[in-house]
Molecule: c-di-GMP-I riboswitch aptamer
Organism: uncultured Gammaproteobacteria bacterium
Order: sequence, then C1' cells, then structure tokens
RNA sequence: CUUGAACUACGCCAAACCCUUCGUGAGAUGGGGACGGAAAGCCACGGGUCUUGAGUUUAAUUUUUUGAGACAGCCGGGCUGCCAAG
Repeated sequence: CUUGAACUACGCCAAACCCUUCGUGAGAUGGGGACGGAAAGCCACGGGUCUUGAGUUUAAUUUUUUGAGACAGCCGGGCUGCCAAG
C1' cells in the first nucleotide's frame, strides 16, 4: 500500500426494557442490561423516516409548500482504526 471478515489474537460496541437527568417533541446524557454488530468508530453531504413552527388545503396531522430540529443500530457517501494474508 492492497485485499479480507475465512483463520488467529487482544478485545470493542451495546438493541429492547428499567432507573436518573435534559428537551414542547422526535430524541439525547449517565447507570443497569444484552438483541445484535467486522467498523453498531466519527461526520447530517445525498436519499429516507420521525418531531415541531408558519402558510395552503381537508371532515380530519388530510394534501402540499417552507423554516428549525432528531435518527450515523435506515441506506448511500466521506474520514479514521484493530487483526490476518500478500
């Protein structure tokens, strides 16, 4: 540098749920706990899903436009890392 998740090694992360704190909310922090994960490490760039405000429309968060957010364990993409082989 390339390839791989086959073998090997050290291990790593932590779903749902419960407690705590923050938030209008989606959700997030800390602790417990393991469904799973070869990047389930980081990034909101593209798509998607969700929350919320304003306008439009509708019997109706119903349709549509737009603003501000959330989700990286939804997909793609960018960056970085362990091990093995060449």